[in-house]
RNA sequence: ACCUUAUCAAGAGAGGCUGAGGGACAGGCCCUGUGAAGCCCAGCAACCACCUUUUAAGGAAACGGUGCUAAUUCCUACAAGAUGAAAUCUUGAGAGAUGAGGU
Numbered sequence: 001a002c003c004u005u006a007u008c009a010a011g012a013g014a015g016g017c018u019g020a021g022g023g024a025c026a027g028g029c030c031c032u033g034u035g036a037a038g039c040c041c042a043g044c045a046a047c048c049a050c051c052u053u054u055u056a057a058g059g060a061a062a063c064g065g066u067g068c069u070a071a072u073u074c075c076u077a078c079a080a081g082a083u084g085a086a087a088u089c090u091u092g093a094g095a096g097a098u099g100a101g102g103u
Stems, first nucleotide, its partner, number of pairs: 001103008013041001015040003021031003026076003042069003046066003051059002073095001078092005
């Protein structure tokens, strides 16, 4: 890098350093010197590992391997349906993010 698979409507600091950008992409709409992104600490708790079990999509823990810590994956983008003046709503897909297994 690619393939497969699971989850994505919850949760997480008025901290320190730093100094202008960021929210994947496109269009919106937002966040940001009352400090963006990054690093450290802290925290949350999804998967794997560990512990436990009435072995159930179970329970517990946070010490480990990753991950995450504005807004439903911020919304829409494609298709179908509902409703209808337009909007709006529901479902599914596509794309994305993260874990695990494999090449």
The RNA shown here (SAM riboswitch aptamer (S box leader)) has 103 nucleotides and comes from Asaccharospora irregularis DSM 2635. The organism belongs to Asaccharospora irregularis, within Bacteria. The coordinates come from a structure-prediction model, not an experiment, and the mean pLDDT is 84.